[in-house]
Context: one part of a larger RNA
């Protein structure tokens, strides 16, 4: 290490029957519950036969009408440890609940599932050179379709339901004001030259310097004003993001409050369901099941922290699903033991 066997007991093992073992062997007859979407569940469960030989007997074919072959039945024997007698292939059963409807799909090489997907629901988008993807673009896809189509998002047969809030965030339409960008238009100030004509300073004077008004020419900035979506605003929207309260008193035992008071709020969680794949506390707590049950299965509701398409709550069928119990079997254990064959290491 890979097999086979074992007294008595038989899950006392162990996280748990993991591993193993067993019955059965989709043949034949007989039988077969809850439930349930009426199809299933079911090969449910559970019993009984299976081989030889004689006798009758039945039915199909042939027939030289004497029978002869293949096929079924009854009834009587016979025989073994065993009658699908080997060999090979060949369901373990039942009962209770979680979870997923269901076949299927996945972490090639630690996970196959309760994850993924599914039909089936429902929400938004798209009127066609659609929406959407890809590409820089020509231009594919989409589709040689056309809203019973196409595309995203949820959500996950089916049955019964899917409450309340639109304040906040999306989204969708609305347009009167508020705000508001860069170009653009338009003025308005201000700089440079240059001509002109006036004024002060300085000088005798030429004439330096200054500085005020007009007109030419041109160059940056700065402002004003007028213009767009957004925002603010105004409505609507939940199978859109999401959210569904506190505190105090009361009933003629006591306990509790159908009940009233208040205070916030956009509304204060409706139906179902409930210590649950949620319950901390907690092995709640009753009741079942053991001889004894942190698991289980039914209820209780005091829901730290369940709740309705990020679905609630059922639900036959199905599962290499996952928990609880049982039959039937067993070297899994009591507790070992004995035997086969291999392969390592010594040793030779």
């Nucleotide at each position: 290490u890979u097999c086979c066997c074992c007294a008595a007991g038989g899950a006392a093992c162990u996280c748990g029957g993991c591993a193993a073992a067993a019955a059965a062997g989709c043949a034949g007859c007989c039988g077969u519950a809850a439930c349930u979407u009426c199809g299933g569940a079911a090969u449910a469960a559970g019993g009984c036969u299976u081989u030889c030989c004689a006798g009758c007997u039945c039915u199909u074919u042939c027939u030289u009408c004497g029978g002869a072959a293949a096929g079924g039945g009854c009834u009587g024997g016979a025989u073994g440890c065993a009658g699908c007698g080997a060999a090979a292939g060949u369901a373990u059963c039942u009962c209770u609940g979680g979870c997923g409807a269901c076949u299927g799909u996945u972490u090639a090489u630690c996970a196959a599932a309760a994850a993924c997907a599914c039909a089936g629901c429902u929400c938004c988008c798209u009127g066609c050179g659609a929406a959407c993807u890809c590409g820089c673009a020509a231009g594919a896809g989409g589709a040689u379709g056309u809203a019973u189509a196409g595309g995203g998002g949820g959500u996950g047969a089916c049955g019964c339901c899917u409450g309340a809030c639109c304040a906040a965030u999306g989204c969708c339409g609305g347009a009167a004001g508020g705000u508001c960008a860069a170009a653009c238009a338009u003025g308005g100030a201000u700089g440079g030259u240059c001509c002109a004509a006036g004024g002060g300073a300085c000088g005798c004077a030429a004439g330096u310097u200054u500085u005020u008004u007009g007109g030419g020419c041109u160059g940056g900035g700065c402002u004003a004003u007028g213009u767009a979506a957004g925002c603010c605003c105004c409505g609507g929207u939940g199978a859109a993001u999401g959210u569904c309260g506190g505190c105090c008193g009361u009933a003629a035992c006591u306990a509790u409050a159908a009940c009233g008071g208040u205070c916030c709020u956009a509304a204060g969680g409706u139906a179902g369901c409930g210590a649950a794949a949620u319950u901390c506390c907690u092995u709640g707590u009753c009741u079942g099941g053991u001889a004894a049950g942190u698991u289980c299965a039914g209820a209780c509701c005091c829901g730290c922290a369940c709740g309705a398409a990020u679905g609630g709550c059922g639900c036959a069928a199905c599962g290499a699903u996952c928990a609880g119990a049982g039959a039937a079997c067993u070297g899994u254990c009591u507790c070992g033991g004995g035997g086969a064959a291999c392969a390592g290491c010594u040793c030779g």

Description:
Large-subunit ribosomal RNA, domain IV from a Candidatus Yonathbacteria bacterium, 348 nucleotides, folded computationally. Rfam family: Bacterial large subunit ribosomal RNA. Gene Ontology terms of the family: structural constituent of ribosome and ribosome.